[in-house]
This is a predicted structure of a 93-nucleotide RNA (SAM riboswitch aptamer (S box leader)) from uncultured Negativibacillus sp. The RNAcentral record of the sequence draws on MGnify. The prediction has a mean pLDDT of 79. Of the family's consensus pairs, 91% are formed in the model.
């Protein structure tokens, strides 16, 4: 830059000790009944091996394990709700 995906899924553990949802604004929210980190465990979307007539299995790479990519930022349309865009994140080329 191209293309796919983004309501599925995934801990009663151990350290650890005050923040956290990616930045900015406005919201909502997790969190001492224990935040982030780190181990460990775990999940299956692509990639990859295997495997079927179809569903599929594994868990090596890389991703991810609170809530739709929290939600809202532009548009349609003024609320809300929905599309859609745009931006982000993840895999593949």
């Nucleotide at each position: 830059c191209u293309u796919a995906u983004c309501a599925a899924g995934a801990g009663u553990g151990a350290u650890g000790g005050a923040g956290g949802g990616g930045a900015c604004a406005g919201g909502c929210c997790c969190u001492g009944u224990g935040a982030a980190g780190u181990c460990c465990g775990g999940c299956a979307a692509c990639c990859u091996g295997c495997g079927u007539a179809a569903u599929g299995c594994a868990a090596g790479g890389u991703g991810c394990c609170a809530a739709a990519u929290c939600c809202u930022g532009c548009g349609g349309u003024g609320c809300a709700a929905c599309c859609g865009a745009g931006a982000g994140a993840u895999g593949a080329g």